The prediction has a mean pLDDT of 81. Predicted 3D model of RNase P RNA and transfer RNA as a complex of 405 nucleotides.

[in-house]
RNA sequence: CGAGUGGGCUAGGCAAUCGCGCGGCCCGCACCAUGGCGAAGGCUCGGCGUGGCGUGGGAGCGAGGAAAGUCCGCACUCCACAGAGCAGGGUAGCGGGUAAUGCCCGUCCGCCGUGAGGCGAGGACUAGUGGCACAGAGACCAAUCCCGGCCCUCCACAAGGAGGGUGCUGGGGGUGAAAAGGCCAAACUCUACCUGGAGCAAGCCCGAGUCGGGACGUUGACGCUGCUCGCCGAGUCCCAGGUUGGGCGCCAAGAGCCGCCGGGCAACCGGCCGGCCAAGAGAGAUGAUUGCCCUCGACAGAAUGCGGCUUAUCGGUCCGCUCGGUCU
RNA sequence: GCCCCCGUCGUCUAGAGGCCCAGGACGCCACCCUUUCAAGGUGGAAAUCGCGGGUUCGAAUCCCGCCGGGGGCACCA
Numbered sequence: 001c002g003a004g005u006g007g008g009c010u011a012g013g014c015a016a017u018c019g020c021g022c023g024g025c026c027c028g029c030a031c032c033a034u035g036g037c038g039a040a041g042g043c044u045c046g047g048c049g050u051g052g053c054g055u056g057g058g059a060g061c062g063a064g065g066a067a068a069g070u071c072c073g074c075a076c077u078c079c080a081c082a083g084a085g086c087a088g089g090g091u092a093g094c095g096g097g098u099a100a101u102g103c104c105c106g107u108c109c110g111c112c113g114u115g116a117g118g119c120g121a122g123g124a125c126u127a128g129u130g131g132c133a134c135a136g137a138g139a140c141c142a143a144u145c146c147c148g149g150c151c152c153u154c155c156a157c158a159a160g161g162a163g164g165g166u167g168c169u170g171g172g173g174g175u176g177a178a179a180a181g182g183c184c185a186a187a188c189u190c191u192a193c194c195u196g197g198a199g200c201a202a203g204c205c206c207g208a209g210u211c212g213g214g215a216c217g218u219u220g221a222c223g224c225u226g227c228u229c230g231c232c233g234a235g236u237c238c239c240a241g242g243u244u245g246g247g248c249g250c251c252a253a254g255a256g257c258c259g260c261c262g263g264g265c266a267a268c269c270g271g272c273c274g275g276c277c278a279a280g281a282g283a284g285a286u287g288a289u290u291g292c293c294c295u296c297g298a299c300a301g302a303a304u305g306c307g308g309c310u311u312a313u314c315g316g317u318c319c320g321c322u323c324g325g326u327c328u
Numbered sequence: 329g330c331c332c333c334c335g336u337c338g339u340c341u342a343g344a345g346g347c348c349c350a351g352g353a354c355g356c357c358a359c360c361c362u363u364u365c366a367a368g369g370u371g372g373a374a375a376u377c378g379c380g381g382g383u384u385c386g387a388a389u390c391c392c393g394c395c396g397g398g399g400g401c402a403c404c405a
Base pairs, nucleotide, nucleotide: 001324002323003322004321005320006319007318008317009316010315012293013292014291015290016289017288018287020062021061022060025058026057027056028055029054031052032051033050034049035048037046038045039044064299068310069309071308072307073306074305075304076199077198078197079196083229084228085227086226088195089194090193091192092191093107094106095105096104097103108122109120110119111118112117123190124189128188129187130184131183132182145173146172147171148168149166150165151164152163153162154161155160203248204247205246206245212239213238214237215236216235223231224230241404242403243402254277256276257275258274259273260271261270262269263268294297329401330400331399332398333397334396335395338354339353340352341351346385356372357371358370359369360368378394379393380392381391382390
């Protein structure tokens, strides 16, 4: 220098103006509740404090590495505070990490690559059952198509030839993915371990409105995934009708991020050491315009939260490593 | 937001590891028949089995990941 490999970070920048959303910030106004105070002694008034709600202004903050797919795993909520057996489902070398996982780390083995490195559902076909198309003589407790080996007999002086027998640690050829030894469990199955169901439209509170009919059900319905048991205990389903409001869950603090120290090969764990951190809607905010600059800007946008995986992604940049070439 | 289902010629479908470079019906095309059309008869074309990987000797079929489409779920009573 070229080619490659593994990993981290970033995701146009700055300024001005306008606009949108939010609440545990500040100020003003209005209303409500409440507690003192003052006046009056009245079917009261004034002002102050606190709280709530509404409104106006200010300041602050305002999408992602994947917010996506909803593929795994948790938290959380309800159903017996979550039950028993069978069935069903999942995972699969070995060891470790974690709240948990099908995730991550280490390591062994196999395959690919010159290599760095990558990929792997990688337990068990001497428990049983089943499958192995076509080709091939023969394909799953089987078989001699061709050649060869060994033994016997005959012919021949000999080299060798002919016939018969023998599967010969089943030696070579040919067919095929596979041929005396197997392959297939992402075939049924067996082994080990894990696994109750539903999901925030879970679930709970307040308000408004409709407030009819039918079927089944206390001789136990519905529900607890399927079956059996067990539990619960008054509703369930269908048609017609009504509402499409408010609050909680739910948004600032936790399985959080960064640094340092210690343990560990690592994933990760510990300190109670130092620092940092507010998107939270529901008519669903996170934007628009202008100017300047550059390398001219991809995929795409929260909706209960979190840990992973997978998929999409213009580029830029940093670090480790490998191979090749050249120069010293 | 959450849950479930589906994807094979133009359309509807069969298929469940080899007999499938995928069969059938309707439709399409050509020819025959007919004066012509229809009906009928004969033949033909038409499917990367949604896409990409994996397992296997072999995949529409089994497994995984994507893509596309469809459906359901509020409360009261």